[in-house]
Context: one part of a larger RNA
Molecule: small-subunit ribosomal RNA, 3' major domain
Organism: Acidobacteriota bacterium
RNA sequence: UGACGGGGGCCCGCACAAGCGGUGGAGCAUGUGGUUCAAUUCGACGCAACGCGAAGAACCUUACCUGGACUCGAAAUGCAGUCGACCGUCUCAGAGAUGAGGCUUUCCCGCAAGGGACGGCUGUAUAGGUGCUGCAUGGCUGUCGUCAGCUCGUGUCGUGAGAUGUUGGGUUAAGUCCCGCAACGAGCGCAACCCUUACCCUUAGUUGCUCGUCCGCAAGGAAAGCACCCUAAGGGAACCGCCUCGGAUAACGGGGAGGAAGGUGGGGAUGACGUCAAGUCCUCAUGGCCUUUAUGCCCAGGGCUACACACGUGCUACAAUGGCCGGUACAAAGCGCUGCGAACCCGCGAGGGGGAGCCAAUCGCCAAAAACCGGUCUCAGUUCGGAUUGCAGUCUGCAACUCGGCUGCAUGAAGCUGGAAUCGCUAGUAAUCGCGUAUCAGAACGACGCGGUGAAUACGUUCCCGGGCCUUGUACA
Repeated sequence: UGACGGGGGCCCGCACAAGCGGUGGAGCAUGUGGUUCAAUUCGACGCAACGCGAAGAACCUUACCUGGACUCGAAAUGCAGUCGACCGUCUCAGAGAUGAGGCUUUCCCGCAAGGGACGGCUGUAUAGGUGCUGCAUGGCUGUCGUCAGCUCGUGUCGUGAGAUGUUGGGUUAAGUCCCGCAACGAGCGCAACCCUUACCCUUAGUUGCUCGUCCGCAAGGAAAGCACCCUAAGGGAACCGCCUCGGAUAACGGGGAGGAAGGUGGGGAUGACGUCAAGUCCUCAUGGCCUUUAUGCCCAGGGCUACACACGUGCUACAAUGGCCGGUACAAAGCGCUGCGAACCCGCGAGGGGGAGCCAAUCGCCAAAAACCGGUCUCAGUUCGGAUUGCAGUCUGCAACUCGGCUGCAUGAAGCUGGAAUCGCUAGUAAUCGCGUAUCAGAACGACGCGGUGAAUACGUUCCCGGGCCUUGUACA
């Protein structure tokens, strides 16, 4: 100087407390351990691994296993030799890879010899490796933590390590600011500048809108207009600016007015010096090592989907604030040309037929759901719950046996609120309800977004956890 303390002081954070809803019990989905297996590819392991890499394993993917093939190789470059096409298409053998055979088939320069382009074959230098080492590395990422810290120059003090500044008195979300001070300044962080949301104005008016007019019983349509809504570009608006009180007259804090918004208005992006030899050699790059008729590469099939069990994360429930039936409303954000697909018809339904319109403020996906109105069920393993299983279908796809989604009929399991323990959340939040997108032929209860309905509680900082500053002890570095 640090680190540590079941030392002290001060202070923060959904850290506790106060509340609301869960997890832990059930069934299922998904990940992991374990076990099994020819293989169940690999990585990730307290927080910070376990719906994680994977924004999507039937083949492919695929790295694993079994079997069948290849060896200048599936792809790339140079050189030498040789051939003339390449492509397309057909037949046979085969699980296919592949092998055999048939049809068709070059161009440019040059008189020629020859040269060149492109492609095949042979040889060679080389290739290839998701093989090992993340404890050889780059890059990227997680974490402490959006915590308020981390340092430097000069000066001063100390023999020196180092100190001071950065400590102190206040204050703040903040090393934020004020005051003081052997310090004076400065840098990286904080804040602001950026995006979005909440209010207003200007500009603009189609595909958007309709105050007013006309037609029509109505649905709706027409012209007309840009007032409104909206869209999207520019601007305004909030600064403790005003009043009052407290405070050192300061920084700042409490209250009030005005205002769409009030004290960083809400949200996002943004992550200092560093820590964990944290993670990744399987994104990529890369040193070293290993491999070279195999640890490379092609193909078929299988596996990654196994199942006495254990754990994590979720979904659906156990019902009456509910289930079922009928009727009636109200979104936002997205996406669409090998695409979205309307009306209409068929089917109980999944779906099929059909093809209008739309490169989309125009057309479509599109039905929002909870909610509201009416009816029914009456506390029961039930008109709760839907697992499991049987049968019959449908869609995607070369192909749903291993191993997809969905539909109908039948079947109706466990489950009556979950031990010890444990998680999230402070407001348009929790809870609850549906909608969309990426990946994607198909395949979400996951992920990422969107809106609808919309709470309760916070006395307080003694305690648990994590963190910041000062100080103290130390046999630790």